[in-house]
RNA sequence: GGGCCCGUGGUCUAGUGGUAUGACGCUUCCUUGACUUGGAAGAGGCCGUCGGUUCGAUCCCGAUCGGGCCCA
Numbered sequence: 001g002g003g004c005c006c007g008u009g010g011u012c013u014a015g016u017g018g019u020a021u022g023a024c025g026c027u028u029c030c031u032u033g034a035c036u037u038g039g040a041a042g043a044g045g046c047c048g049u050c051g052g053u054u055c056g057a058u059c060c061c062g063a064u065c066g067g068g069c070c071c072a
Stems, first nucleotide, its partner, number of pairs: 001071007010024003018055001026042005048064005
């Protein structure tokens, strides 16, 4: 220098055109003599960033940033 893949709440992850799913963790309450376990409720992300296409974008296109792999 060239090519390919990945980037979603604190962590891991589903979704691949119609205002984002689950698990763990966190907070409160119930349960206990207390802790654990269990049960109920809740907070937390607009999807790396910018631009474009579209009535509408996490999803398609381009650029860019970060990470990984391969070639030279």
Predicted 3D model of a 72-nucleotide RNA (transfer RNA) from a marine sediment metagenome.
Rfam family: tRNA. The family's RNA type in Rfam is transfer RNA.
The prediction has a mean pLDDT of 82.
The sequence is in RNAcentral, with records from MGnify.